Context: one part of a larger RNA
RNA sequence: UCCGGCGAGUUAAUUGGCAGAUGCAAGGCUAAUCGUAUCGAUGAGAGUCGGUCGAGAAACCGUAGCGAAAGCAAGUCUGAAAGGGCGAUUAGUAUCUGUCAUUAGACCCGAAGCCAAGUGAUCUAUGCCUGGACAGGGUGAAUCAUCCUUAACCGGAUGAGGAGGCCCGAAGCGUUAUGCGUUGAAAAGCAUCUGCAUGAGCUGGGUAUAGGGGUGAAAGGCCAAUCGAACUUGGUGAUAGCUGGUUCUCCUCGAAAUAGCUUUAGGGCUAGCCUGGUAAUUUAAAGUUGAGAGGUAGAGCACUGGAUAAUGUAGGGGGUGUAACCCACCUUCCGAAGUUUACCAAACUCCGAAUGCUCAACCGUAUAUUACUGGAGUCAGUGCGUGAGGGAUAAGCUUCAUGCGCAAAAGGGAAACAGCCCAGAUCGUCGACUAAGGUCCCAAAAUUCAAGCUAAGUGGUAAAGGAUGUGGAGUUUCACAGACAGCUAGGAGGUUGGCUUAGAAGCAGCAAUCCUUCAAAGAGUGCGUAAUAGCUCACUAGUCAAGUGAUUCCGCGCCUAAAACUUCCGGGGCUCAAGCUUGAUACCGAAGUCACGACUUUACUUUGUUUUUCAGAGUAAGGGGUAGAGGAGCGUUCUCAUUGCAUUGAAGGCAUACCGUAAGGAGUGCUGGAGCGAUGAGAAGUGAGGAUGUCGGA
Repeated sequence: UCCGGCGAGUUAAUUGGCAGAUGCAAGGCUAAUCGUAUCGAUGAGAGUCGGUCGAGAAACCGUAGCGAAAGCAAGUCUGAAAGGGCGAUUAGUAUCUGUCAUUAGACCCGAAGCCAAGUGAUCUAUGCCUGGACAGGGUGAAUCAUCCUUAACCGGAUGAGGAGGCCCGAAGCGUUAUGCGUUGAAAAGCAUCUGCAUGAGCUGGGUAUAGGGGUGAAAGGCCAAUCGAACUUGGUGAUAGCUGGUUCUCCUCGAAAUAGCUUUAGGGCUAGCCUGGUAAUUUAAAGUUGAGAGGUAGAGCACUGGAUAAUGUAGGGGGUGUAACCCACCUUCCGAAGUUUACCAAACUCCGAAUGCUCAACCGUAUAUUACUGGAGUCAGUGCGUGAGGGAUAAGCUUCAUGCGCAAAAGGGAAACAGCCCAGAUCGUCGACUAAGGUCCCAAAAUUCAAGCUAAGUGGUAAAGGAUGUGGAGUUUCACAGACAGCUAGGAGGUUGGCUUAGAAGCAGCAAUCCUUCAAAGAGUGCGUAAUAGCUCACUAGUCAAGUGAUUCCGCGCCUAAAACUUCCGGGGCUCAAGCUUGAUACCGAAGUCACGACUUUACUUUGUUUUUCAGAGUAAGGGGUAGAGGAGCGUUCUCAUUGCAUUGAAGGCAUACCGUAAGGAGUGCUGGAGCGAUGAGAAGUGAGGAUGUCGGA
């Protein structure tokens, strides 16, 4: 991992709510118990047990309430009263069934833990008792002897001596580093290196200390591969607002991810939203008309603030007059308020919509609304559009509002793609028409029509900015008295203008920028020189010959534009397109719509039957669906009643083209070898693919 078996809403209560059924009804009902009633089982009998029947209450619920109570009573309490609160117009009760709640383990499995009573020191910690072992080598303390020395000590030398938690190093005990090992050879090892090795050392045997306790040269270490409180059993099915799992079918409806409160935030309670029942009503939604409240969008500057320019008052700065003060006057300066001017605002408003909201009337009849009642689930939401706050006018970000989707929605389109676009799947059909989107091929349908644009494969990513790309629409300069471009020629004189400067001659710089000759020529456009020179331009003539330059707006393109899958058309491929713009006609295209047939739900009509139920026919509206509510069924085991099958072959197994909307049910053949069905009731250990489920097998 697979196969097979087992495996999860049960049971109880003189409990409660609601619904249904049945009995009786202003009443309903008996409990324990009893019985010379009756039936059954058992027993030798006495008797015992169980059922039925009868009896059995100062009980229970109801028949009257109100008040704290005394108490009064269809009333009562409060109040001085007026009034107000709660009541009075009657239906209950007992049992059963279903469902929910409460209390119990309460749908099942799952802790870490807490407490109690016991069992452990053959591991290990420490103590005690009694034993054992420690090759060899080195160092050479105290002390002593002899000699020297000293007044004597002290001191020195030599020899003897053999101390030490001394040194080196086997046994023994350990384990520093590295490597290997890591489903190991091993639930702690192996290899090499390495520490101690006469001691606070090592070790055999015996013995002591026990769980909030021991022992600990102390690491929360160790106390039998278990220790921040051992192990075993019990309390025990501890508790688990947490995770996982929870088993047959069809039909009807169908949510929520919000508010308030919460030691509350991944839990709950009430409300909201769903569902079943009962009752009432035409009240609901949508629409039309009318009447309202309001301060948003926009706009505005009248207030509150911000803020632009002008003016220039008060005021300030500066200056003049004066020897100085006061003062006066002046001002290319600054400048409150004011005036004029152009603006800004969520916490500004002289104004002010559209929508939305409220009310009324009309319309509207919907498996709609409202009320009561049984049962829920939901309280992590999410994307997109729109209006806002936070953020960076970032986020597949975050918080609100509003709408739509997904969640709980399949189908078509967007290559693929919960949330985008189209559209809401009861079932069938080798029918039809369409939506979004498409029509060269992959690939269903136009190589369709008309008029343009694009040359960039733009289309088939991107900005500021840039550019004689190209098409269209304007404004405008010059131009056959010859423009624009090219070519030929000229481009002069006063003058090297003045100043400055070493120099400054058109051309470093400063100020100025005239006059003359001319077809025309600047006191000079640029290059250049030390300064000149030289080249060139403006300007002019000739030649040539018809357009030429500037500018504005619009369409489509170009550059800007560098990365890792061939990866920014889905591919092939596409250029008067198979690209873009505008218009037109056809076609394709979905589970949409229509057509035909079938099933089913609700309401209604009608026929049959005695009414209901039920069956047939018809009409109208429906039939996506998670959590969830409601309805109807299938199957399994056992019991009772009735009725059957079976050695001429039961159950079970294998095969099979049959029947039923489904769960399921038959028939037949083979296998198998002894039990098993049908119908009607009843009771449940009643349905498995999941739980790191559990047991067995492979």
Molecule: large-subunit ribosomal RNA, domain II
Organism: marine sediment metagenome